[in-house]
């Protein structure tokens, strides 16, 4: 440089053209002599710009980051 894939919560993953859910983690509570485990509650997210659409996280497009492969230079 080219080709393909990918980007959602602090982390790991879902989901859908009709407004996003789970696990872990954090915080609070219950329990306990204390703690752990278990239980209850709670906090928190769609990479950026543009387009299509009544409506976009989802579709299209450009960019950016990451991953894989190929190639070039040194």
């Nucleotide at each position: 440089a080219c080709a393909g894939g990918u980007a959602u919560a602090a982390c790991u993953c879902a989901a859908u053209g009709g407004u996003a859910g789970a696990g872990u983690a954090g915080c609070g509570g219950a329990u306990u002599c204390c703690a752990a485990a278990c239980c209850c509650g709670u906090u928190a997210a769609u990479c950026u710009g543009g387009g299509u659409u009544c409506g976009a996280u989802u579709c299209c497009u450009a960019g950016u980051g990451c991953c894989u492969g190929u190639g070039c230079c040194a």
About this RNA
Predicted 3D model of a 74-nucleotide RNA (transfer RNA) from an Alphaproteobacteria bacterium. Its mean pLDDT, the model's own confidence on a scale to 100, is 80. The sequence was found in a public genome assembly. The source organism's lineage runs through Bacteria, Pseudomonadati, Pseudomonadota and Alphaproteobacteria.